[in-house]
Order: sequence, then C1' cells, then structure tokens
RNA sequence: GUACAUAGUGGCGAUGGAGCUCGCCGUCAAAAGCUUGCGCAGCUGAUGGCUCCUGUUGGUUG
Repeated sequence: GUACAUAGUGGCGAUGGAGCUCGCCGUCAAAAGCUUGCGCAGCUGAUGGCUCCUGUUGGUUG
C1' cells in the first nucleotide's frame, strides 16, 4: 500500500442543547401523552431516568 473477514459505527424513547446512564430499533424500524359530553373542549410535562443550561409558566422579595 492492497484485498478479505469480523467487530464497531448509527438512530429512537409526546416541543430545545449538553454530560452520564437505562431500554429499544436496524430504515417497511424503534417513536408519535392522557381525558372527553367528540365541541375551535379539558389536563400534565422542555428528562425514558438523573444533573446542568436555555425557553415558557406560577409565587415571593428588591
């Protein structure tokens, strides 16, 4: 430098980013919340989980 094989790589987890971790999927995939009187109705949450940041909302103080 070349060839072959194997492993790795990748992505997803109801709205953003990062780290760690868990689970799932192999591109026809994993995923796409709940309630309802079905009404342009109602409710929770930026996480799968933990921490931090950003945004949003509520309360208090200056």
Fluoride riboswitch aptamer (crcB RNA motif) from a Bacillota bacterium, 62 nucleotides, folded computationally. It matches the Rfam family "Fluoride riboswitch aptamer (crcB RNA motif)". Rfam links the family to the GO terms response to fluoride and positive regulation of gene expression. Its mean pLDDT, the model's own confidence on a scale to 100, is 76. Taxonomically the source falls in Bacillota (Bacteria, Bacillati). It was read from a public genome assembly, where an Rfam model found it.